Transfer RNA from Alistipes sp., 72 nucleotides, folded computationally. Its Rfam family is "tRNA". The family's RNA type in Rfam is transfer RNA. The coordinates come from a structure-prediction model, not an experiment, and the mean pLDDT is 80.
RNA sequence: GGUCGGUUCGUCUAUCGGUUAGGACGCGAGAUUUUCAUUCUCGAAAGACGAGUUCGACUCUCGUACCGACUA
Numbered sequence: 001g002g003u004c005g006g007u008u009c010g011u012c013u014a015u016c017g018g019u020u021a022g023g024a025c026g027c028g029a030g031a032u033u034u035u036c037a038u039u040c041u042c043g044a045a046a047g048a049c050g051a052g053u054u055c056g057a058c059u060c061u062c063g064u065a066c067c068g069a070c071u072a
Base pairs, nucleotide, nucleotide: 001071002070003069004068005067006066007065010025011024012023013022018055027043028042029041030040031039048064049063050062051061052060
C1' cells in the first nucleotide's frame, strides 16, 4: 500500500429499517440494618464524525478518523 471486520451509557454487552435504544456491573437517592456490608425499590447515563438513500436510519450506501486481522 491492498482486502476484510469493528466503533452503542463510566465499563462490558444486546438491538439485522418503525424500540421510550434493553440488560449486567459501576454511580446517585430511598427502604431495611445500631453502623457498614448484603438485600429490595427508584433514578441519571449511550449510537465515532460528516454526507446520502428512505415517509422513517444505531441498522442500508459513500467518505473521514481510530482499532484489529490477513496479505504484498